[in-house]
Context: one part of a larger RNA
RNA sequence: GGCGGACGGUGGAUGCCUUGGCGCCUGCAGCCGAGGAAGGACGCGGCCACGCGGCGAAAUGCUUGGGGGAGGGGCUGGCACCCGGUGAUCCCGAGGUCUCCGAAUGGGGCAACCCGGCGACCGUGAUGGGUCGUCACCGUGCUGAGCACGGAGGGCACCGGGGGAACUGAAACAUCUCAGUACCUCGAGGAAAAGAGAGGAUUCCCGGAGUAGCGGCGAGCGAAACGGGAGGAGCCUAAACCUGUUGGGCGUUACGAGCCAGUCGGCGCUGCCUGAUGGGGGUUGGACGUAGUGCGGGGAGGGGGCGACUGACCCUUCGCCGGGACAUGACUUCACAGCGGAACGGUCCUGGAACGGCCGGCCGGAGCGGGUGAGAGCCCCGUAGGCGACGUGGAGUGGUGGCCGGUGCCGCACGAACGUGAGUACCGCCGGACACGAGACAUCUGGUGGGAAGCAGGGGCGACCACGCCCCAAGGCUAAAUACUGCAGGCGACCGAUAGUGCACCAGUACCGUGAGGGAACGGUGAAAAGCACCCCGUCAAGGGGAGUGAAAGAGAUCCUGAAACCGUCCGCUUCCGGCCGGUCGGAGCCCAUUGCGUCGCAAGGCGCUGGGUGACGGCGUGCCUUUUGUAGAAUGAGCCGACGAGUGAUUCUGGGUGGCGAGGUUAAGCCAGCGACAGGUGGAGCCGGAGCGAACGCGAGUCCGAAAGGGCGCUAAGUCGUCCAGAGUCGACCCGAAACCGGGUGAGCUAUCCAUGGGCAGGGUGAAGCGCGCGGAACACGCGCGUGGAGGCCCGAACCCGGACCGAUUGCAAACGGUUGGGAUGACCUGUGGAUAGAGGUGAAAUGCCAAGCGAACCCGGAGAUAGCUGGUUCUCCCCGAAAUGUAUUUAGGUACAGCCUCAAGCUGCUGUGCCCCAUGGAGGUAGCGCGCUGGAUCGGCGAUGGGGCUUCCCGCUUACUGACCCGACUCAAACGACGAAUGCUGUGGGGCAAGCUUGGGAGUGAGACUACGGGUGCUAAGAUUCGUGGUCGAGAGGGCAACAACCCAGAUCACCAGCUAAGGCCCCCAAGUCCAGGCUAAGUGGGCAAGGUAGUUGCGACGCGUCAACAACCAGGAGGUUGGCUUAGAAGCAGCCACCCUUGAAAGAGUGCGUAAUAGCUCACUGGUCGAAGGUGUCGCGGCGCCGACAAUCCACCGGGGCUCAAGCCUGGCGCCGACGCUGUGGAUGUGCGCGGAAUGCGCACGUGGUAGGGGAGCGUUCCCGUCAGCGGUGAAGGAGGAGCGGAAGCGAAUCUGGAGCGGCGGGAAGUGCGAAUGUCGGCAUGAGUAGCGCGAGGGGGGUGCGAAUCCCCCCCACCGAAUGCCCCAGGGUUCCGCAGCCAUGCUGAUCAGCUGCGGGUGAGUCGGGCCUAAGCCGAGGCCGCGAGGCGUAGGUGAUGGACAACUGGUUCAGAUUCCAGUACCGCUCGGCACCGUUUGAGCGAUGGGGGGACGCAGGAGGAUAGGUCCGGGGGUGCAAACCCUCCAAGCCGGUAGGGAGUGACGAUAGGCAAAUCCGUCGUCAUGUUGAACCGAGGGGUGAUGGGAAGCGGCGGCCUGCGGGCCAAAGCGCACGGAUUGAGUCCCAACUGCCAAGAAAAGCCUCUAGCGAGGGGACGAGCGCCCGUACCGCAAACCGACACAGGUGGGCUGGUAGAGCAUACCAAGGUGGAC
Repeated sequence: GGCGGACGGUGGAUGCCUUGGCGCCUGCAGCCGAGGAAGGACGCGGCCACGCGGCGAAAUGCUUGGGGGAGGGGCUGGCACCCGGUGAUCCCGAGGUCUCCGAAUGGGGCAACCCGGCGACCGUGAUGGGUCGUCACCGUGCUGAGCACGGAGGGCACCGGGGGAACUGAAACAUCUCAGUACCUCGAGGAAAAGAGAGGAUUCCCGGAGUAGCGGCGAGCGAAACGGGAGGAGCCUAAACCUGUUGGGCGUUACGAGCCAGUCGGCGCUGCCUGAUGGGGGUUGGACGUAGUGCGGGGAGGGGGCGACUGACCCUUCGCCGGGACAUGACUUCACAGCGGAACGGUCCUGGAACGGCCGGCCGGAGCGGGUGAGAGCCCCGUAGGCGACGUGGAGUGGUGGCCGGUGCCGCACGAACGUGAGUACCGCCGGACACGAGACAUCUGGUGGGAAGCAGGGGCGACCACGCCCCAAGGCUAAAUACUGCAGGCGACCGAUAGUGCACCAGUACCGUGAGGGAACGGUGAAAAGCACCCCGUCAAGGGGAGUGAAAGAGAUCCUGAAACCGUCCGCUUCCGGCCGGUCGGAGCCCAUUGCGUCGCAAGGCGCUGGGUGACGGCGUGCCUUUUGUAGAAUGAGCCGACGAGUGAUUCUGGGUGGCGAGGUUAAGCCAGCGACAGGUGGAGCCGGAGCGAACGCGAGUCCGAAAGGGCGCUAAGUCGUCCAGAGUCGACCCGAAACCGGGUGAGCUAUCCAUGGGCAGGGUGAAGCGCGCGGAACACGCGCGUGGAGGCCCGAACCCGGACCGAUUGCAAACGGUUGGGAUGACCUGUGGAUAGAGGUGAAAUGCCAAGCGAACCCGGAGAUAGCUGGUUCUCCCCGAAAUGUAUUUAGGUACAGCCUCAAGCUGCUGUGCCCCAUGGAGGUAGCGCGCUGGAUCGGCGAUGGGGCUUCCCGCUUACUGACCCGACUCAAACGACGAAUGCUGUGGGGCAAGCUUGGGAGUGAGACUACGGGUGCUAAGAUUCGUGGUCGAGAGGGCAACAACCCAGAUCACCAGCUAAGGCCCCCAAGUCCAGGCUAAGUGGGCAAGGUAGUUGCGACGCGUCAACAACCAGGAGGUUGGCUUAGAAGCAGCCACCCUUGAAAGAGUGCGUAAUAGCUCACUGGUCGAAGGUGUCGCGGCGCCGACAAUCCACCGGGGCUCAAGCCUGGCGCCGACGCUGUGGAUGUGCGCGGAAUGCGCACGUGGUAGGGGAGCGUUCCCGUCAGCGGUGAAGGAGGAGCGGAAGCGAAUCUGGAGCGGCGGGAAGUGCGAAUGUCGGCAUGAGUAGCGCGAGGGGGGUGCGAAUCCCCCCCACCGAAUGCCCCAGGGUUCCGCAGCCAUGCUGAUCAGCUGCGGGUGAGUCGGGCCUAAGCCGAGGCCGCGAGGCGUAGGUGAUGGACAACUGGUUCAGAUUCCAGUACCGCUCGGCACCGUUUGAGCGAUGGGGGGACGCAGGAGGAUAGGUCCGGGGGUGCAAACCCUCCAAGCCGGUAGGGAGUGACGAUAGGCAAAUCCGUCGUCAUGUUGAACCGAGGGGUGAUGGGAAGCGGCGGCCUGCGGGCCAAAGCGCACGGAUUGAGUCCCAACUGCCAAGAAAAGCCUCUAGCGAGGGGACGAGCGCCCGUACCGCAAACCGACACAGGUGGGCUGGUAGAGCAUACCAAGGUGGAC
């Protein structure tokens, strides 16, 4: 180290639980708001008081009516104190109060704040101050003012209108679809909308019906009539006509006509037309109404008209009739608090507890449910059934009241007199809606251009016309049935803490983001806190040990149970020379146990077997998933564990199983009833079937076509409704995943550009124009020189801005930094603050750059679960069968459709064989082969036309080693040649063997294939290439062999066996079997890699030579002469080269085979003789076998698997035997199919099967919940956890024991959120890397102190660093970080006694500082203009600093504040008093929101004066002296008016301009004064402030500490030096001056003028008043922006010394720091 066991830690799974969710049903309720809502801010408690809830300055509550009846002051404890039978707390009703913000409404504004006007009141001597009330805008009131009323804003969903996408689908896409959806917007209500006939009220549900239709007739879209139900409700006007009032017009007093009619009398400017308005009338389509006419019927009282009478008429009242959608009270009832409500004991058992067991009872209109220390009808709350009210609200009924309608008229008839909704209907054009896409397109409707009839009229009935029928538009209202939400109650085969809402818990919280917006995690002690008194260790910790409580503390505080990963401790076995997918099979040894068995023993116990742990040694053996032709693969995925995690639901179909009924089957919505039911009834609308055929009329067991014949489709088979399973369509449709598209919003605190207003740029250099002077020159031209001057997108260079180069960094210091270097640095410069521009867009000195760390189109939310022919993932078991990688088509090629191949069911064929195999036999055919007559190619020869060359030439010709057709002979080639032509295959028939086949229907998968053999193509007769064909194997196939090795060889695994036989291949060892037999070959380790080519390796065969007349080899000898052949050459002599290659001698000898020389020479060879002596010799050639060479690669051997092998363990031939597999056999078992025997079985028997991916089919296991049942189990211990005897073919089941402490199971059914190892899955926990990297630039050391503890805290000393900062001050931003005390769990990169940390307490003081006044850009914006709306723009006006305006200084003081407090000295505004003085119409004084002035403005440059500051001298100080060192200072205000700036200033007169006026301004004129510097402006200095304060320093009361030496803090008091010189600013004079061109805010304060007001005003002086907000602290940084105590970023001011031009640089001062290991 491994395995195992025991015991722990960590962690929070599992089980149980539920306060919280989810869904359905029923009932009730449904708007709130200027009477201030919704929603908030801030407050309110006796104290501790943070949060939630409640409430509002009357604040944890007030008043009152009712209920209720003993405790109460919320969650929520403690202390203290109160309240309550005089009825509290609490519950219900009504009322009161109700800060501030918010429509927000007096004005403003950065919501919860600031500032006002008016009135009343309080307060003051007065102002300031306070309280209450009131003051917005718009609309209406037929528009004066005023006043009144109304509106505004909010609301989840539901509703109506206006506007209106895209993804997507159509496998692309445009009409179309998604969809009038999402979304925006307006408006309304408790519902909304629709609705009462130019037709069958409206609305909703079921059907009609996926029908009719519409439709690139694609995808898709999709009615209505009508039927059944729910509900039920109808009305009012306009007009005609009559009439009142009133406006206008005409007409005119004759006729006529009016005043109700008649008679009598009387009156009379009486009429007509027309407009407006009131009342009556009237509301319909067979037309109706009105006027008129005729006929008939008909209450009363009162009143009315010019008078009387009569009659009629009108009005009114009564009466009568009717009405409900109005009001009211009555009754009934309901809601909003409540009341009452039956019945149990024993203590016998267990227990901590009885609600359990046992025993014995009781109630029940109550056995729903919950609680109580475990299962409770009878203990508690409740439940059934009853009762109940002050007040408020709702409903119902009938009544009343008023209201409305009718009734002084009604009915009938006649009735072309009148009326009956106009820019309308309708038509053209262009749109939209209707299911209906312009279509033949009716109907409705918008825009636009035309434009009727008017009752003898008009519209509709799906183009249009006719006939017919129905209806009456162009005005309006209208409950219920319907939708949605809240609340209450009930229920659930809904969830149970990773579930269920995002939220069971203080959640829309923490946290993230500029913002819109996004958005968590976290439940459980116990019956009861009885929450551990006391003791011990420890730092008076944390934590722990005892003790105690409790049934239990192993229930002790994130505390029930307490799994796994992971981390440990102890024990058993094992492990250091071999190990290596870590297992499996076998297995020794050691250890354990005693359960079971056996045996021994009297027993204890021993032994053996069985059982458990370990596992030496041996055999075999390359994980899982996915994707693939193919993966150990070095192709994908997973760190490990736990939990979660994927074919579901609705609906419509198809098929099958099953059930009901059956020529029928069945209901839907709804209704009835019920406490409820996994009870029922009703409802027959409708649907399917029952008859078909035909385009249809139509006919009908037939019908259609046809003259017929004949043929097509039918008739001769039953459906339908449930239910389950499988599959399909539409829906997100198995789950996760885009890049994108569209809509509405949010962003310019980053960045781009722009607008407004401010700020910044050390120092040095150069030296333009202009000007001056001089010179030249006729010149005032021009040029040159000198001086002056100070220009410039000029030069050098800090700050500042930038980022070119290199280095570092690269899990950083940093999501862009550091170091060194570099560029610009008066400009197109940099920068602060406020603002503008927004995604179909902005901005862009332009890079597709930038628009909040990502931009070829931001971000957020939504459409949305977009779509994804793509990738990944897809969870228990067993049994049967089992593919494909092909064809055709495809915007198709990795997709899909049909076919093919698989499966399941039913049927058919049934021994007379459809199919497959074999044999026999017949047939068609043109491949292999063969052939060359054909078609073409190709070679040789012969012949040789033609052509070419040559010769000849007058022609004819001749010739040729040129070409060469045809023809002949010979050899040939061919996929697209054939006069031939197989095998195989195909097919007919016969025979033999085998259920292999077919049809219909349900379900698939496959349509990437791979290698091998053979036949071809392509290619190179290349490829592990590619593409076809035929077969095989792999795929989806294990086993044996090939060392290993999908595809090759053998062979197809149902399971078991320590039985047998074989296949391929093997038999020396590894390694099972022959060191087997016989005969050869090989010597190369060939075997055990390779070619052309080579080979006197060896062996076999053949042919031809030579050889005792002596071969071959060896040895001895010769190898000569012409001649150095000729040529060439410098030379060439056999031997560089060229040509020739003869002759002679001889046994033989080349004009020379090789070596050699400069050339010769020399040595050889050929050839000859000799020696030797071979018949098994010797030579050459050819053909075989086996060898050899050819043969070089990268880490020792590495080309037999190894050892090793040689008459073999190699090769060839033959033979015998053996081994060898999951093949075959044997034995036993399982299972499928078929058959047989059985009545039947799941029984028995027989036969044949049982490899398997995609896939089909069958049978089971387990999980959660429900119903029934087991009179089931359970504190004598459920579930869960640990454990695992044992059982089953698997999924699984499961005993004992321990833990646990309250629920759970078996069986039979049912329903599913039902099974995980993988999805770079989700969440959580824990590992690994690893005690590793790192500890974030740069210096610390010593001593002392504190403390449990000190490198880090405090003090002292020394050292070091910054010092234009690393010092000091201000803004932004932050928001208590400030100061003190007490702490150290966390935070701090270490430690910590310390802290920007934790806890508690404290701290910010203003007339004069900043804001509150003014205006800029910009923004808002009364009216107004524009826009479908939302909204946009904008006048007046308002708002808005970064600018304008504006009154306080010095010193002291605190632990922490100071221009704020204090001291001293001032100033500003206002009020009052008040002496002088002025004035009261001859006008003192005040005085504009109006006029004028002023405020009021650029850039650069240089000069002067002064001051701040510095330095030196002097003086003061302390020290023994010296040196060095320290100090040597002081404001505002007041007085005064210097340097300097400055060319005008003052007075008077006139005046038509300044939108009225003006004495002001402007203009004109006159005078004075000034240019010798006035008026005016103006630093500084001086005086005063100051007899004061303050400095170095002296002093030392007192306090603290002490090691007694002293040290520290420190009050009073003292401290009369406080001068001179020099240098000198960027500060002041100075908003000046000079120059220049680019020509450089506004308004208020202020001055003045009048308009106007006006009777008191008022200087000095004195007294008083003076509001609100900010004010701590950090602020170049540890407190801001960067996730951090982050080497980054962040605007302005001050800034000393020496050296230096300098703010460079170096060193120092004041001051700060040593940067957290």
The part of an RNA shown here (large-subunit ribosomal RNA, half A) has 1717 nucleotides and comes from an activated sludge metagenome.